Annotation:
The prediction has a mean pLDDT of 76. Predicted 3D model of a 111-nucleotide RNA (TPP riboswitch aptamer (THI element)) from Sphingobium phenoxybenzoativorans.
């Protein structure tokens, strides 16, 4: 010298599982795990606890394993799910402005 990261302010993107019990009309009750396990309110369709908006709480926004696909995978392991390795940094995937511009960050260039 340049960035960049803390700071504001607007916006967007996502998930909500497994397990038991009662009861049947869209339910109550416990357990596990995780930030978060569909809180709130409203439509909807149905032989079954399903789908869809709206806010709310939580993660995440390209430094992007937040989430999604492959996936009803594959090995272990567990009451199931989680969790651990794989697949695999494969292939998607939501960003913008002020503003500071570093005492400690990076980079390039002099001494």
């Nucleotide at each position: 010298a340049a960035a960049u990261a803390u700071u504001c302010c607007c916006c967007g993107g996502g998930g909500g599982a497994c397990c038991c019990u009662g009861c049947a009309u869209a339910c109550a009750g416990g357990g596990u795990u995780g930030a978060g396990a569909u809180a709130u309110g409203g439509c909807g369709a149905u032989g079954g606890g399903c789908g869809c908006c709206a806010u709310g709480a939580c993660c995440c926004g390209c430094u992007g394993a937040a989430c999604c696909u492959g996936a009803u995978c594959c090995g272990g392991u567990u009451g199931a799910c989680a969790c651990c390795g794989g697949c695999g940094g494969a292939g998607g995937g939501a960003g913008g402005g002020a503003g500071c511009g570093a005492g400690c960050u990076u980079u390039a260039c002099g001494g």

Taxonomically the source falls in Sphingobium (Bacteria, Pseudomonadota, Alphaproteobacteria, Sphingobiaceae). It matches the Rfam family "TPP riboswitch aptamer (THI element)". Rfam's curators write: Vitamin B(1) in its active form thiamin pyrophosphate (TPP) is an essential coenzyme that is synthesised by coupling of pyrimidine and thiazole moieties in bacteria. It was read from a public genome assembly, where an Rfam model found it.